[in-house]
Molecule: transfer RNA
Organism: Candidatus Omnitrophota bacterium
């Protein structure tokens, strides 16, 4: 230098053939259960969907560029 993949909650990830309000598990907070703790149950907080631009009535999702991470080729 070229090719491919990835970037979504504190962590691990789904959603990526455009369309309901962006989700799960773990973790965290509050309450319940218990004599107490653990377990279990309920509720809740937490997101610039890496960044910028474009297409569209509508973009996490499509297109382009940039950044970072990984793999392969040279």
């Nucleotide at each position: 230098g070229g090719g491919c993949g990835g970037u979504u909650a504190g962590c691990u990830c789904a959603g990526c053939c455009g369309g309901u309000u962006a989700g799960a598990g773990c973790g965290c907070g509050u309450g319940g259960u218990c004599g107490a703790c653990a377990u279990c149950c309920a509720c809740g907080a937490g997101g610039u969907c890496a960044c910028a631009g474009g297409u569209u009535c509508a973009a996490a999702u499509c297109c382009u560029g940039u950044a970072c991470c990984g793999c392969c080729c040279a």